[in-house]
RNA sequence: CUCCCGAAAAGGCAAGCCUCCGGGCAACCGGUGGUACGCAAAGUCACAGCUCUUUGGUUUAACCAAAGAGGGCUGGACUACCGAA
Numbered sequence: 001c002u003c004c005c006g007a008a009a010a011g012g013c014a015a016g017c018c019u020c021c022g023g024g025c026a027a028c029c030g031g032u033g034g035u036a037c038g039c040a041a042a043g044u045c046a047c048a049g050c051u052c053u054u055u056g057g058u059u060u061a062a063c064c065a066a067a068g069a070g071g072g073c074u075g076g077a078c079u080a081c082c083g084a085a
C1' cells in the first nucleotide's frame, strides 16, 4: 500500500405514518417538511430469477405474450467514508 472481516468514532440514508405539491390507466415514481422501522453499501445498475401493474389471448382462474414497476425481494456487476481485534 492492497484484500477479507467489522468493534468504536464521525457522519450518511430513510421503511411506515403524517403535511403540502407533481407525474402515471395502474403497479408505482419524484419533490417539500416532520417523525424514525431499520440499513456497513438501504450508493448506482433491470443482466438472471422472483413479485406486482396494465392490455391482449383464453370459458373464469391458472397459463402465455407485450409494455411497465419494485435495487429496502434474492443473486450478480461497479464504486465507496473510518479502521480496534
Stems, first nucleotide, its partner, number of pairs: 012039002016035003020031004037072001043078003047075003050070008
Molecule: c-di-GMP-I riboswitch aptamer
Organism: Ferrimonas futtsuensis DSM 18154